Context: one part of a larger RNA
């Protein structure tokens, strides 16, 4: 590379908008670039094939054919592709109507629980632990009661719930504000998918600067354990843990599964809507789980939410180690992050 492949043996981008390309619903009209045909030209000789010949055969040499699958003109065909163009509505979108949600952002507010403060009662331990020690306490603690002050997180409800591109999202109330199901079939009339660069967001920790600090805690620092214990256990305890702005950009960022169409047996929960006089039953659309039928898979499995049949596009693999490391180059305040080898060796 070609070819096979990426749930789990190597591989799907962390995730969304998107530029260039790629690809693309029905119908009728022209064009003829693509693509088919015919033609003429050219595809130097010599080599090559095939036939005849010539050196007593071959080898070698003549000699005529074909072939040179190309390209370039012209001269037709149009089913398919493209180009104009003139319609269409089921594929996208928009409006209408009601609805549902921890969707995101800002303000404000509520109890419980921690801790810490002042005050009362009270009196000797309290914590801790597998025992124990450090630690705390007669300067009055732990334990109750009563008032206060702080920071942070929201018990029950809560559920294979629900929302969201993804990472994420949960005490209540409201102010903006995004998106997605359903009905309706008004309206545009293909506006569409996919997407290398590029943008932009991307948990936790981590950085810069100003704040804040209850709790819990790397780092430290004592006490145990222990042959040591730079750990696990205890006692403290700083940075961080929140918050504003800013920068970084990685994750087991997982469904280890990229996105879109469309097709193809079923059974059963559940959420939202639709429809009906209706709480049953059923029924239909759309999520979300479970369970199997064909068919897939090495198996495990997967099974209208495909990892089944199939198109389109974009990502990414090619033995193990060395190595996600070196170099260089890009970004970054740094820390590191993207890119990414090869000697050697099994």
């Nucleotide at each position: 590379u070609u070819g096979g492949g990426u749930u789990u043996a190597a591989a799907g981008g962390g995730a969304g908008c998107g530029u260039a390309g790629a690809c693309g619903g029905g119908g009728g009209a022209u064009u003829a670039a693509g693509u088919c045909a015919g033609u003429u030209g050219u595809g130097a000789a010599a080599g090559g094939c095939u036939g005849c010949g010539g050196c007593u055969c071959a080898a070698c040499c003549g000699c005529a054919g074909c072939a040179c699958u190309g390209c370039a003109g012209u001269u037709g065909a149009u089913a398919c592709u493209g180009g104009u163009u003139c319609c269409c509505u089921u594929g996208a979108g928009u409006g209408c109507g009601g609805u549902u949600g921890a969707g995101g952002u800002g303000u404000a507010u509520g109890g419980a629980a921690u801790u810490c403060g002042u005050g009362g009662u009270g009196u000797a331990g309290c914590g801790g632990u597998g025992a124990a020690a450090u630690g705390c306490u007669u300067a009055g603690a732990u334990a109750u009661c009563a008032c206060g002050a702080a920071g942070a997180a929201c018990u029950c409800c809560g559920a294979u719930u629900g929302c969201g591109a993804a990472g994420g999202c949960a005490g209540c109330a409201u102010g903006c504000u995004g998106u997605a199901g359903c009905c309706u079939g008004a309206c545009u009339g293909a506006c569409g998918c996919u997407g290398a660069a590029g943008c932009u967001c991307g948990a936790a920790g981590g950085u810069g600067c100003g704040g804040g600090u209850a709790u819990c805690g790397a780092a430290c620092a004592g006490g145990a354990u222990u042959a040591g214990a730079u750990a696990c256990c205890c006692u403290g305890g700083u940075a961080g843990u929140c918050c504003g702005c800013a920068c970084g950009g990685u994750a087991a960022a997982c469904g280890a599964u990229g996105g879109a169409u469309g097709c193809c047996c079923g059974c059963u929960g559940u959420u939202g809507g639709c429809g009906a006089g209706a709480u049953a039953c059923a029924g239909u659309c759309a999520g979300c789980g479970g369970c199997c039928a064909a068919g897939c898979g090495a198996a495990a499995g997967c099974g209208u939410u495909a990892a089944g049949c199939a198109u389109c596009c974009c990502a990414c693999c090619u033995g193990g180690g060395g190595a996600g490391u070196a170099c260089g180059c890009c970004g970054g305040c740094a820390a590191c992050g993207g890119u990414g080898a090869a000697a050697c060796u099994c």
A computed fold for a 346-nucleotide part of an RNA from an uncultured bacterium, annotated as small-subunit ribosomal RNA, central domain. It matches the Rfam family "Bacterial small subunit ribosomal RNA". The coordinates come from a structure-prediction model, not an experiment, and the mean pLDDT is 88.